Notes:
Predicted 3D model of a 106-nucleotide RNA (TPP riboswitch aptamer (THI element)) from an uncultured Thiotrichaceae bacterium. The coordinates come from a structure-prediction model, not an experiment, and the mean pLDDT is 76.

[in-house]
């Protein structure tokens, strides 16, 4: 001194869909029971309401385009393209390491 990389702290950002069931729980309506849910089970996923998970400009976390296009599925924001397209939340500390310069010693 920092092209790159690991860790930590503080702060910040983000998503929560699809299918089935109401046995438990909760809510609503009713007293036959019915409907729904952050309840239960199944699918994908890091995460589908978690003191969790992921991401934080080195930014494909996530959003927009998109109630779009192609494929698959029981079904879906399931997969792919779209696409390094447009947006998108940051500061600090530190281990190791690299490079350059200077000094000392051999």
């Nucleotide at each position: 001194u920092c092209a790159u990389u690991g860790a930590g702290c503080u702060g910040g950002g983000g998503g929560u869909g699809c299918c089935g069931a109401c046995u438990c729980c909760u809510g609503c309506a009713u007293u036959g029971u019915g409907c729904a849910g952050u309840u239960c089970g199944g699918c994908u996923g890091a995460g589908a309401g978690a003191c969790a998970c992921c991401c934080u400009u080195u930014g494909a976390a996530c959003c927009u385009g998109a109630u779009a296009c192609g494929g698959a599925u029981a079904a879906u924001u399931c997969c792919g393209g779209c696409g390094a397209a447009g947006g998108g939340a940051a500061g600090c500390u530190u281990c190791a390491g690299g490079u350059a310069u200077u000094c000392a010693u051999c």

Notes: It matches the Rfam family "TPP riboswitch aptamer (THI element)". Rfam links the family to the GO term thiamine pyrophosphate binding.